Predicted 3D model of an 82-nucleotide RNA (transfer RNA) from Candidatus Chisholmbacteria bacterium RIFCSPHIGHO2_01_FULL_52_32. RNAcentral records the identical sequence in 2 taxa. The coordinates come from a structure-prediction model, not an experiment, and the mean pLDDT is 81. Rfam family: tRNA. Rfam's curators write: Transfer RNA (tRNA) molecules are approximately 80 nucleotides in length. The organism belongs to Candidatus Chisholmiibacteriota, within Bacteria. The RNAcentral record of the sequence draws on ENA.
RNA sequence: GGAGGGUUGGCAGAAUGGCAAUGCGCCGGUCUUGAAAACCGGUGGGCGUAAGCCCUUAGAGGUUCGAAUCCUCUACCCUCCG
Numbered sequence: 001g002g003a004g005g006g007u008u009g010g011c012a013g014a015a016u017g018g019c020a021a022u023g024c025g026c027c028g029g030u031c032u033u034g035a036a037a038a039c040c041g042g043u044g045g046g047c048g049u050a051a052g053c054c055c056u057u058a059g060a061g062g063u064u065c066g067a068a069u070c071c072u073c074u075a076c077c078c079u080c081c082g
Stems, first nucleotide, its partner, number of pairs: 001081007010024003018065001025043006044055004058074005
């Protein structure tokens, strides 16, 4: 230099153009003499007393009524070729 694959919440990890799953972890609760386990509820981020509002799939742009998903560029990681 060329080719292919990858990047999603604190961590792992789904999604195949239409509500960002699930598990772990974490927080609260039930249970217990106390814990662990189990079970129930909650849990992306910011602001807010709250209701609620805004933002979010590596970054930027494009296509579309609608994008994590399709296209382009950039960054980083892995593999292969030279």